RNA sequence: AGCGCGGUGGUCGAGUGGCACGACAGCUGGCUCAUAACCAGCAGGCGCAGGUUCGAGUCCUGCCCGCGCAA
Numbered sequence: 001a002g003c004g005c006g007g008u009g010g011u012c013g014a015g016u017g018g019c020a021c022g023a024c025a026g027c028u029g030g031c032u033c034a035u036a037a038c039c040a041g042c043a044g045g046c047g048c049a050g051g052u053u054c055g056a057g058u059c060c061u062g063c064c065c066g067c068g069c070a071a
Stems, first nucleotide, its partner, number of pairs: 002069006010024004018054001026042005047063005
């Protein structure tokens, strides 16, 4: 070379073709004498390039990266 699985905010994980969700972390505010905890809010993401579709994180093709199988 070949086969399979995977790649989604800083980290981890969900996500039936139709508004990208949650936990932790971060920031701001509240609470407190103060810190932690707790409460509220904010910011931050679909590996890359094409294709199909009215519409793609999701389907198809190629490439890149990681893990595994086999040799």
Predicted 3D model of a 71-nucleotide RNA (transfer RNA) from Dokdonella sp. It matches the Rfam family "tRNA". Model confidence (mean pLDDT): 86 of 100.